[in-house]
RNA sequence: CAGAUCGGGAGAGACUAUUUAAUUAUAGCGCCGAAGGAGCAACCGCCCAGGAAACUCUCAGGCAAAAGGACCGCAAAAAAAUG
Numbered sequence: 001c002a003g004a005u006c007g008g009g010a011g012a013g014a015c016u017a018u019u020u021a022a023u024u025a026u027a028g029c030g031c032c033g034a035a036g037g038a039g040c041a042a043c044c045g046c047c048c049a050g051g052a053a054a055c056u057c058u059c060a061g062g063c064a065a066a067a068g069g070a071c072c073g074c075a076a077a078a079a080a081a082u083g
Stems, first nucleotide, its partner, number of pairs: 001083002006073003013029001015028004030063003036059001037057003043051002
């Protein structure tokens, strides 16, 4: 310095087959991008062949609800784990 808590927060099959008390479990096909990750790059920088996206890819994650969720807002006093 970042990071928690509170509020808002999109997208895409409650698909098919078998199975289960139950998207439970195992396969199949079709999709999504805003956890994470990776790639290119405007640009920044020159100690380093360094930093760098909401673009691109879909490894991972997700496709009823729940959970999660980049980002934004309130609080801006002080924090924990962690980096």